[in-house]
Context: one part of a larger RNA
RNA sequence: UGACGGGGGCCCGCACAAGCGGUGGAGUAUGUGGUUUAAUUCGAAGCAACGCGAAAAACCUUACCAGCUCUUGACAUGGGAAUUAAGAAGAUCAGAGAUGAUCUUUGUCGGUUCGGCCGGAUUCUACACAGGUGCUGCAUGGCUGUCGUCAGCUCGUGUCGUGAGAUGUUGGGUUAAGUCCCGCAACGAGCGCAACCCUCAUCAUUAGUUGCCAUCAGGUUUGGCUGGGCACUUUAAUGGAACUGCCGGUGAUAAGCCGGAGGAAGGUGGGGAUGACGUCAAGUCCUCAUGGCCCUUAUGGGCUGGGCUACACACGUACUACAAUGGUGGUGACAACGGGAAGCGACGGAGUAAUCCUGAGCAAAUCCUAAAAAAACCAUCUCAGUUCGGAUUGUCCUCUGCAACUCGAGGGCAUGAAGUUGGAAUCGCUAGUAAUCGCAGAUCAGCAUGCUGCGGUGAAUACGUUCCCGGGCCUUGUACA
Numbered sequence: 001u002g003a004c005g006g007g008g009g010c011c012c013g014c015a016c017a018a019g020c021g022g023u024g025g026a027g028u029a030u031g032u033g034g035u036u037u038a039a040u041u042c043g044a045a046g047c048a049a050c051g052c053g054a055a056a057a058a059c060c061u062u063a064c065c066a067g068c069u070c071u072u073g074a075c076a077u078g079g080g081a082a083u084u085a086a087g088a089a090g091a092u093c094a095g096a097g098a099u100g101a102u103c104u105u106u107g108u109c110g111g112u113u114c115g116g117c118c119g120g121a122u123u124c125u126a127c128a129c130a131g132g133u134g135c136u137g138c139a140u141g142g143c144u145g146u147c148g149u150c151a152g153c154u155c156g157u158g159u160c161g162u163g164a165g166a167u168g169u170u171g172g173g174u175u176a177a178g179u180c181c182c183g184c185a186a187c188g189a190g191c192g193c194a195a196c197c198c199u200c201a202u203c204a205u206u207a208g209u210u211g212c213c214a215u216c217a218g219g220u221u222u223g224g225c226u227g228g229g230c231a232c233u234u235u236a237a238u239g240g241a242a243c244u245g246c247c248g249g250u251g252a253u254a255a256g257c258c259g260g261a262g263g264a265a266g267g268u269g270g271g272g273a274u275g276a277c278g279u280c281a282a283g284u285c286c287u288c289a290u291g292g293c294c295c296u297u298a299u300g301g302g303c304u305g306g307g308c309u310a311c312a313c314a315c316g317u318a319c320u321a322c323a324a325u326g327g328u329g330g331u332g333a334c335a336a337c338g339g340g341a342a343g344c345g346a347c348g349g350a351g352u353a354a355u356c357c358u359g360a361g362c363a364a365a366u367c368c369u370a371a372a373a374a375a376a377c378c379a380u381c382u383c384a385g386u387u388c389g390g391a392u393u394g395u396c397c398u399c400u401g402c403a404a405c406u407c408g409a410g411g412g413c414a415u416g417a418a419g420u421u422g423g424a425a426u427c428g429c430u431a432g433u434a435a436u437c438g439c440a441g442a443u444c445a446g447c448a449u450g451c452u453g454c455g456g457u458g459a460a461u462a463c464g465u466u467c468c469c470g471g472g473c474c475u476u477g478u479a480c481a
Stems, first nucleotide, its partner, number of pairs: 001481002003478003007475007015465002019429005026320008034311002042053002064306007073129001077128002079125006087106008109119003131295002134293003140289002142284003145280001147278001152191006158167003171182003197272004202240007211230003216227003243266001246260005322422001326381006338369003343362002348357003388419001393414007435457007
């Protein structure tokens, strides 16, 4: 000087407390451990691994296993030799295919000083090399997690100290903040904080189609449909607006704090992006790049089939429930973000349905996806393992795709398991939040209870800081570095 203390002081955080809803019990989905296996490819491991890499494992992916097969190679550059075209398409046979053999059709390079000269292309090669998701993340770059969006981390000059170092950065107040004020052997400065950026909330101006319809008119298909208009809503560009600016109190005449006014918004207005010096030899050599080591008829390449989907069990994360604040049936309520051409697909028709046929319109504020669902109203069920719950199983179909046996999703009928609110323990959340309800997108042929977004309905509680956990500042002790 740090680190640590079941030392002290001050302070903060859904840290506790006050509340609301969960997990832990059930079934299923998914990830992991374990076990099994020819293989169940590999990585991730307290917080900070475990719906994680994977924003899609039937083949492919795919790295794993079995078998078959190639050896200058699936891919690159160069040397040498040969040819002048190389090749393309189709078919037949053998084979699981890779591949091998054969046939048919088509095609017969460019420049030129006319020299097999130059370029190009192909084939061959006991050539040089390619190739490796093989090892080392404790050799590395890059990227990332974490403490933590916590308020800290430092430097120059000066001063003090023999020196390591200290000071500044401590102190009195204050703040979300090393934020600001005052004081002070310090005076300044940098990286962080804040602001500048995006978005939501308010207004104005400009603009008026594909959007809108207040006023006027028309007809009747009652639909902004048409003429018309750009007021309003809206869209999207530019501006205004919020600064403790004003008033009162308080404070040290300061910084600020408390209350009020006006205002769409009030004290950082809500949300996002933004992550200091560093820590964990944290993670990643399987994104990529890369040193070293290793393999080179194999640890490389191709193919078929299998596996990654196994299943006495254990754990994590979710979904669905156990019902009446509910289930079921009926009845033209109301969104937002998005996506669409090998696509989205209206209307109409067929089918109980999944779905199929036809195919209007739309590269979209125009058309489609599109039905929002909870909610509301009416009817019924009347507390039951039930008209709760839907697992499991049988059977018949639909779709995608060469192909759904291992191993996809969906529909109809039948079947109708556990489960009556969950032990010890433990998690999230302070407002348009929790809870609850649906919708869209990426990936994607097909496959979503996951992920990322979007809107609808919409609470309770916070006395407070004694305690648990994490963190910041000062101080103190130390047999630690």
Molecule: small-subunit ribosomal RNA, 3' major domain
Organism: uncultured bacterium